[in-house]
RNA sequence: CUCUUAUGAAGAGUGGCGGAGGGAUGUGCCCGUUGAAGCCCGGCAACCAGCGAUACGCAUUGGUGCCAAAUCACCCGGAGCGACUCGCUUCGAAAGAUGAGAG
Numbered sequence: 001c002u003c004u005u006a007u008g009a010a011g012a013g014u015g016g017c018g019g020a021g022g023g024a025u026g027u028g029c030c031c032g033u034u035g036a037a038g039c040c041c042g043g044c045a046a047c048c049a050g051c052g053a054u055a056c057g058c059a060u061u062g063g064u065g066c067c068a069a070a071u072c073a074c075c076c077g078g079a080g081c082g083a084c085u086c087g088c089u090u091c092g093a094a095a096g097a098u099g100a101g102a103g
Base pairs, nucleotide, nucleotide: 001103002102003101004100005099006098007097013041015040016039017038021031022030023029026074027073028072042067043066044065047063048062049061050058051057052056071095076092077091078090079089080088081087082086
């Protein structure tokens, strides 16, 4: 990097350093000097390993992951509803994220 597969409306700091950016991309809409990113500490969770007696559970240990907003919303397709070329509801796809496995 590619493929397969599972998951995603829950949860997580009034801490320290740091200083202007951040929310993947496009559009929008947001967050940010009442301090962004990043680093440290802290926490959440329970995918893998582990443990318990299995479908289930635990969080003392290890590997990751995560800690604004539904994966922030939309951008594509189906169905339904209302209105008129737009809006709403819902299902799915795509894309992206994370884990596990394979090449």
A computed fold for a 103-nucleotide RNA from Planococcaceae bacterium Storch 2/2-2, annotated as SAM riboswitch aptamer (S box leader). RNAcentral holds the sequence, with entries from Rfam.